RNA sequence: CCGGGGUCGGUGUAAUUCCGAGCCGGCGGUUACAGUCCGCGACCCAGUGAAAACUGGUUGAACCGGUGAAAUUCCGGUACCGACGGUGAAAGUCCGGAUGGGAG
Numbered sequence: 001c002c003g004g005g006g007u008c009g010g011u012g013u014a015a016u017u018c019c020g021a022g023c024c025g026g027c028g029g030u031u032a033c034a035g036u037c038c039g040c041g042a043c044c045c046a047g048u049g050a051a052a053a054c055u056g057g058u059u060g061a062a063c064c065g066g067u068g069a070a071a072u073u074c075c076g077g078u079a080c081c082g083a084c085g086g087u088g089a090a091a092g093u094c095c096g097g098a099u100g101g102g103a104g
Base pairs, nucleotide, nucleotide: 001104002102007021008020009019010018023092024082025081026040027039028038029037035080036079044057045056046055047054048053062078063077064076065075066074084096085095086094
C1' cells in the first nucleotide's frame, strides 16, 4: 500500500433483508487469464492465559461443448456460492465490531 457490489419493479403497516429481473468477486499457485481446481486470509469454534497473545480445528459453490501442445482458468452455453452481530421483516450488497485483524 492492499475488497467489490442494492439498481429498477412488486407485495406489505413495515423489507436496499422477501419475490422478479439485474449487480459484485481478496491473495498466492497452476504448461494458458480461476468467486467454484490446489492452497492462504478474514469470520467462527476449542484449549492455555489476568490480559495481550499463542496453539490447534472448522471453513461455501461447476458442469457441458469448442479451440489448443497445454485451459474445471480462454471462448460459447447453462448453473451455483457468499462469516458473525444488528434491523419495524429473513441481508454477499445496509449498519456494526473494523481508524481492527490479515494473506500478500
About this RNA
Predicted 3D model of a 104-nucleotide RNA (FMN riboswitch aptamer (RFN element)) from uncultured Aeromicrobium sp. The coordinates come from a structure-prediction model, not an experiment, and the mean pLDDT is 81. RNAcentral holds the sequence, with entries from MGnify. Of the family's consensus pairs, 96% are formed in the model.